A computed fold for a 75-nucleotide RNA from Methanobrevibacter sp., annotated as transfer RNA. The coordinates come from a structure-prediction model, not an experiment, and the mean pLDDT is 80. The organism belongs to Methanobrevibacter, within Archaea.
RNA sequence: AGGCCAGUGGCUCAGCCUGGUUAGAGCGCACGGCUGAUAACCGUGAUGUCCGGGGUUCGAAUCCCCGCUGGCCUA
Repeated sequence: AGGCCAGUGGCUCAGCCUGGUUAGAGCGCACGGCUGAUAACCGUGAUGUCCGGGGUUCGAAUCCCCGCUGGCCUA
C1' cells in the first nucleotide's frame, strides 16, 4: 500500500443477504420466593438513540458513500 471480516444492553452473540408497525437471547446485575444458611432452581424488573457522520427512502441496525477502531491475509 491492497484485500477480507468484525463493531448491537456490563460480557458473549442472533437479527443485516430478502428495509416495515414494540431491537432479542444466554450469562451477569437488582429485588422477591425457596433454604437453618449458601449454591442451584423459580418469579419479577432495570439496562441498547445498533462504532461516528452523511445520503437514499413514506420508513434504515438492515441499502449506498466517507471515516474510526480491532482482527486476519497479501505485498